[in-house]
Context: one part of a larger RNA
RNA sequence: GGCCGACGGUGGAUACCUAGGCUUCCGGAGGCGAAGAAGGACGUGAUAAGCUGCGAUAAGCCGCGGGGAGGCGCAAAUGGCCCUCGAUCCGCGGAUUUCCGAAUGGGGCAACCCGGCGGGCACAAGCCCGCCACCAACCGCAGGUUGGGGCGAACGGGGGGAACUGAAACAUCUAAGUACCCCCAGGAGGAGAAAACAAUUGUGAUUCCCCAAGUAGUGGCGAGCGAACGGGGAUUAGCCCAAACCGCAGGCGUCCAGGCGCAGGCGGGGUUGUAGGACGGGCAUUAAAGGGGGAGAGCGUAGCGGAACGCGCUGGAAAGCGCGGCCGGAGAGGGUGAAAGCCCCGUACGCGGCACGCCGACCCCCGGAGCCCGUAUCCUGAGUAGCGCAGGACACGAGGAAUCCGGCGUGAAUCCGGCGGGACCAUCCGCCAAGGCUGAAUACUCCCGGAAGACCGAUAGCGAACAAGUACCGUGAGGGAAAGGUGAAAAGAACCCAGGGUAUGGGAGUGAAAUAGAACUUGAAACCGCCGGCCUACAAGCGGUCGGAGCCCUACGGGGUGACGGCGUGCCUUUUGCAUAAUGAUCCUACGAGUCACCGUGUCCGGCGAGGUUAAGCGGCAUUAGCCGCGGAGCCGGAGCGAAAGCGAGUCUGAACAGGGCGUUCAGUCGGGCGCGGUGGACGCGAAACCAAGUGAUCUACCCUUGGCCAGGCUGAAGGUGGGGUAACACCCACUGGAGGGCCGAACCGGUGAGCGUUGAAAAGCUUUCGGAUGAGCUGAGGGUAGGAGCGAAAGACCAAUCAAACUUGGAGAUAGCUCGUACUCCCCGAAAUGCCUUUAGGGGCAGCGUCGGGACAGUCUGCGCGAGGUAGAGCGACCGAUUGGAUGCGAGGGCUUCACCGCCUAUCAAGUCCUGACGAACUCCGAAUGCGCGCAGACGGUUCCCGGCAGUGAGGGCGCGGGUGCUAAGGUCCACGCCCGAGAGGAGAAGAAUCCAGACCACCGGCUAAGGCCCCGAAGUGGCGGCUAAGUUGGUCUAACGAAGUCUGGCCGCAGCGACAGCUGGGAUGUUGGCUUGGAAGCAGCCAUUCAUUCAAAGAGUGCGUAACAGCUCACCAGUCGAGCGGCCGGGCAUGGAUAAUAAUCGGGCAUAAGCCGCCCGCCGAAGCCGUGGAUUUUAUGGUAGGGGAGCAUUCCGGACGCGCCGAAGGCGGCCCGCGAGGGUCGCUGGAGCGUCCGGAAAGGCAAAUGUAGGAAUGAGUAACGAUAAUGGGGGUGGGAUUCCCCCACGCCGCAAGACCAAGGGUUCCUGAUCAACGCUCGACGGAUCAGGGUAAGUCGGGACCUAAUGAUAAGCCGAAAGGCGAUGCAGAUGGCAGAUCCGGUCAAGAUUCCGGAACUGCCGCGCGGACCGAUGCGGGGACGGAGAAGUGGAAGCGCCGCCGGCUGACGGAAUAGCCGGUUUAAGGGCGUAGGCGUCGAGGGCCGUAGUGAAGCACGCGGCCCGAGCCGAGACCCGAAAGUACGACAAGCCCCCCGGGGCGAGUCGACAGCGCGCCUAACCAGGCUCCCAAGAAAAACCGCUAAGGACAUGCGCGCGGCACCCGUACCGAAACCGACACAGGUGGUCGGGUAGAACAUACCAAGGCGCUC
Repeated sequence: GGCCGACGGUGGAUACCUAGGCUUCCGGAGGCGAAGAAGGACGUGAUAAGCUGCGAUAAGCCGCGGGGAGGCGCAAAUGGCCCUCGAUCCGCGGAUUUCCGAAUGGGGCAACCCGGCGGGCACAAGCCCGCCACCAACCGCAGGUUGGGGCGAACGGGGGGAACUGAAACAUCUAAGUACCCCCAGGAGGAGAAAACAAUUGUGAUUCCCCAAGUAGUGGCGAGCGAACGGGGAUUAGCCCAAACCGCAGGCGUCCAGGCGCAGGCGGGGUUGUAGGACGGGCAUUAAAGGGGGAGAGCGUAGCGGAACGCGCUGGAAAGCGCGGCCGGAGAGGGUGAAAGCCCCGUACGCGGCACGCCGACCCCCGGAGCCCGUAUCCUGAGUAGCGCAGGACACGAGGAAUCCGGCGUGAAUCCGGCGGGACCAUCCGCCAAGGCUGAAUACUCCCGGAAGACCGAUAGCGAACAAGUACCGUGAGGGAAAGGUGAAAAGAACCCAGGGUAUGGGAGUGAAAUAGAACUUGAAACCGCCGGCCUACAAGCGGUCGGAGCCCUACGGGGUGACGGCGUGCCUUUUGCAUAAUGAUCCUACGAGUCACCGUGUCCGGCGAGGUUAAGCGGCAUUAGCCGCGGAGCCGGAGCGAAAGCGAGUCUGAACAGGGCGUUCAGUCGGGCGCGGUGGACGCGAAACCAAGUGAUCUACCCUUGGCCAGGCUGAAGGUGGGGUAACACCCACUGGAGGGCCGAACCGGUGAGCGUUGAAAAGCUUUCGGAUGAGCUGAGGGUAGGAGCGAAAGACCAAUCAAACUUGGAGAUAGCUCGUACUCCCCGAAAUGCCUUUAGGGGCAGCGUCGGGACAGUCUGCGCGAGGUAGAGCGACCGAUUGGAUGCGAGGGCUUCACCGCCUAUCAAGUCCUGACGAACUCCGAAUGCGCGCAGACGGUUCCCGGCAGUGAGGGCGCGGGUGCUAAGGUCCACGCCCGAGAGGAGAAGAAUCCAGACCACCGGCUAAGGCCCCGAAGUGGCGGCUAAGUUGGUCUAACGAAGUCUGGCCGCAGCGACAGCUGGGAUGUUGGCUUGGAAGCAGCCAUUCAUUCAAAGAGUGCGUAACAGCUCACCAGUCGAGCGGCCGGGCAUGGAUAAUAAUCGGGCAUAAGCCGCCCGCCGAAGCCGUGGAUUUUAUGGUAGGGGAGCAUUCCGGACGCGCCGAAGGCGGCCCGCGAGGGUCGCUGGAGCGUCCGGAAAGGCAAAUGUAGGAAUGAGUAACGAUAAUGGGGGUGGGAUUCCCCCACGCCGCAAGACCAAGGGUUCCUGAUCAACGCUCGACGGAUCAGGGUAAGUCGGGACCUAAUGAUAAGCCGAAAGGCGAUGCAGAUGGCAGAUCCGGUCAAGAUUCCGGAACUGCCGCGCGGACCGAUGCGGGGACGGAGAAGUGGAAGCGCCGCCGGCUGACGGAAUAGCCGGUUUAAGGGCGUAGGCGUCGAGGGCCGUAGUGAAGCACGCGGCCCGAGCCGAGACCCGAAAGUACGACAAGCCCCCCGGGGCGAGUCGACAGCGCGCCUAACCAGGCUCCCAAGAAAAACCGCUAAGGACAUGCGCGCGGCACCCGUACCGAAACCGACACAGGUGGUCGGGUAGAACAUACCAAGGCGCUC
């Protein structure tokens, strides 16, 4: 380490449970709100964080009613209270009810701030109470009264109105008048009382339901959309105005002043279509609806009564069991220690009620009318109906398009009239528009009460069973969890022990049980341990399986382990094909996907049957949503044919009595189950997108307003001054001057190169380097622009870590011909990857092939016989076409020749013919095999065909063979035929889908064989005979051209005892150096040749080497020697070179001379084949993917019947048994209250995979890392414990910061005490952690009670379907203005310009004095403004030096006239009025004029005259001012202590020491000065002026007295803000010392702060 067993841990599945949900039913209610809602904020308790309740009367107050013993909520405890004089509690009514919110006095960043009027407290300040918004209507209109506003789940009406999607694309169309936005209303809403339908019969408002009917229609006549008439039901209800006519009051007109007329108002009258009314005449009179009041009865909101049981047994407990009873108008249900009719609460049944609410008979009041006749006249809804154009709605898309409704235009009739009846016209019929109201039947459910469930049971059921719309995330709109269980009862563990310990554990104790102990029922699995048994460190592995030695245990049945050996490439998906190195899965547990409705179709079952059946609805009953009955509207069937008229067992076509088509024969219908289809999200998960309404400019882009920032150095433009120069300019020089998208370079802004980082320190950084750095610069605060929009010095950049169209929610379950996933068992059959068509090609439709049911009796193979045919082959003197070589050669070309003709030659072409050879898919004189058809016979069978239900397939692949294509390439591609894989296991082939053998129902430690094998691995022959190979060729990958005396063998030819072949010895000559050529050429450069001839045994006018040429050496050839075979050619077998690839030399290995190769023979091995034996199902069959069919198992719930259970249910763990299997049973342990069997029924009904969802646990791994490399070390302390906390010493780091102060933001982090489980990247005694307590003090600081900017919101007003948009004055709004005003010192642990001390100032009120036109939202002045640059005075702050004051001081040595340390100082305010600036180019003042300042003015402005030197203004200086003070020394005492010392410290003692020198200056003077062009907020304060008005006032100055509100104030400012973190990032302003230096660069240091939490 492996397996197993036992015991634990972890974890929280399972079982059981339910407090909560879900879906309904019945009843109620259907609103709340200016009398302040909904919803909140803040409070409220003795102690109180959350929830609940309540509201300063605050877990409550009062009354009435109920109730009757305890109570002070969830929720304990302590303290303290209440209650039979009736509490708590329940019901009803009332009181109180902070602040915000419609929010309403004004404002505002909701829960805050600021007012006016009246009243009160005392007069002021201040406090309390009441009132003060806007809009509309009305009225007696300076005002009053009433109403409105906002909220709320769905339902309703209306105004606007998408897109995805569907149409397999898309535009009309669809989705859909849906989603969404907006307005409005009510418990309902809308509609509604015929200018209606109908069709010659008739109906009689509207609405809703069932039919009609998926009909008629409509429709790119596509997808789709889709009525009405009529019938059956529910419910029923009808009315009122305008007008004619009559009258009244006021107004107007007119008149002859009697009156008359006119318009508007009011009253009467009147309301209709067989017309009605007015009018004339006649008759008659109080009904209903509705509204109001209302006794009694009833209902609701609390309640009350309500039958009947005991004993024994088991047990912790009885309700169980046993025995014996009882009640029942009650045996619903829940509880009680388990399972209860009779114990408790209840239940059936019965009873009650002050008050409030609802209904409401009868009664009372209000209200409210017609009939008849007459028909002259009058009335009966006008910019209307109609019409035109362009639209919309009607089922109806412009259509023949009626009907209805808007926009624009046009424009009637008046009862002898008008509208409609689907264009239009006529006839006929119906009706009366252009005014209005109307209950019920219908829709919905935020809410209240009751009840129910073949609904869920904690990953389920609402998101939420629990402090849940919470925690948490997001700027925001918005998104949105997890989390239940001790026990019957807390009896919740006294006490003891270990321990630092209220951690944890062990005892003790409680309890039936404590592995029920609070992290608590059960307690599975992953995972982690401990103990034991067997095994294991030379072994190779999809981890199993088969055999099996040994060891261990045994209740002797068996169990555990497993050395060694055999075989063996996971699962899923997708594919032609996957161990594949193609997809998916870390593991476990739970959850997780073909459902439901309607319609259709087929089948099965059931009812009835020429019939079947009801729908809505209605009635009755009922402990269910059920049952029974009624309801025949309607539907299907019973007759068809035709386009139709129509006819009808026929009919249509047709001239037809013809033929033909479709019918006539065959039972349906209703319900239920199942299969499938259609419409719906339709098996689940998944887009990229589209549209609607909203949310975002705290990031970023641009813009607006208002503020801030830019060390230091350099350059030296224009202009100016002086000089020169010119007629004058120009020009030149010097100085001055200080321009610039100027130069260098910090801060600041940026981001060039590189490195690092890349599970980071950081979701963009760090280091270094680099760019800009007075400008088109950077930056703060406040604001603006918004999604096809913004913004963009433009990159499609940016618009909150998102951008070629943000984010959020919704349409929405968009769509996805695509990918993935899709869950128990057994049995039967079993495909396809083809054809045609397809905007089709990875999708479909039809056919083919499968299966199931039914029906036919067809099929295939073999044999024989008979046929049609034009392929293979073959052939081509048989066609067509092509074609090799030769011969001949018509004819032609070329050459020669000639005067011409004739002719000759030809390595040119070539007809035809002959000889010869060979070719063709689209040639055939021929022509098979096979296939095909027919007949007969035999064999076979899940074999064929037809009808119907249901599919899948329509990517194929390899091999063989026939072809096309290609290269007679491809593991290529396309066809044909076949086989196999696919979907096929087994054996062989080393391994290896398709090659060979062979088709697996199961078992067997039986047998025989196939392919292939038999030396070992490794079953079987080291078998036999004959031959071949020598290459390890080969066995055991394929291999060529070509090369070669490899070797064996066959055939043919030649030479050879007259001596071959090879070797050796010798010869190899002469003409001649052949001729030519050549410088030379002699056998051997080259050319020529009749390559001749001679001598010979033989010898080339020369085979090769060689020379300049010769020479020389050879060869051919000849002789000798030797003595037997030699040589060539053509075949065959095996071998050889050719022969080069990637882990190792690897042929599968070893290896083999046979264990190689060829031939023959015998034997054996060898498979899931065959046989044998047994078994299962079944049809003598049983491989099987897609797929079809059949039979079952399990889970949850329901009905009925029957059982089990505390003497132990479910669940969990294990053993054994049964079943082919899914599964079932039994025993033991655990567990502690429920569970099962059978027969039926119903489903949220079975998981290994979906990069599935959630939780838990592993692995990686004790690995990486522990977040700036500024750095630590020692000593001491505390403590159980110290690298980390405290103290001390030393060291190091920052020091334009890593110090200090503000603003934003944060929100207690501040201080003190206590604590260390978690948090802190380690530790921790420490902490920004935890617990408790404490802490923030203002007239003057900041903000408000002041002002205005951008901008915002807006009364008026304008615009717009609605929502809403714009909008002057005024208002809000600081980042600005104005401030009217405070300084120094001291002081808590924590606050200070806030408290204290001292010294100031401001406003208001009162009083006093003085002098005076006072008075405003109006007028004037003022406030009041840019950039850059330079200089100055002065001498703030700061610093250095010196002096002075006080103090300290030296180990080894020196120095004391020295060195060192500290101090040497002072505010606001008051006074003075300096430097400087402006000013005679006129400060300031006076007078006059004046038409401007929207009124006025004595003010201002402007003009004129006169006088005339002032005006502004820092600092310094004086006062403020304070000595026993600062500072220092000494020091009682107190505290700590490691005994060295440290801290605090009353008290005592001691100064009067500087107008010194220097550096520097960006504060201040300063709203200054100079220059420049781009020409640089507003308002209030303040000063003055007048108006109304007032002047006994009022205002101003001075003095005294009094008064002076609200908010902020702690702390951080980075470890406390923004970045998920105690994060190397980001974040605005101010101060910022010394030395060196130009400097804020850089370096080192001071103060101060740190060493960055392993």
A computed fold for a 1654-nucleotide part of an RNA from a Bacteroidales bacterium, annotated as large-subunit ribosomal RNA, half A. Its mean pLDDT, the model's own confidence on a scale to 100, is 81. The sequence was found in a public genome assembly. Its Rfam family is "Bacterial large subunit ribosomal RNA". Lineage of the source: Bacteria > Pseudomonadati > Bacteroidota > Bacteroidia > Bacteroidales.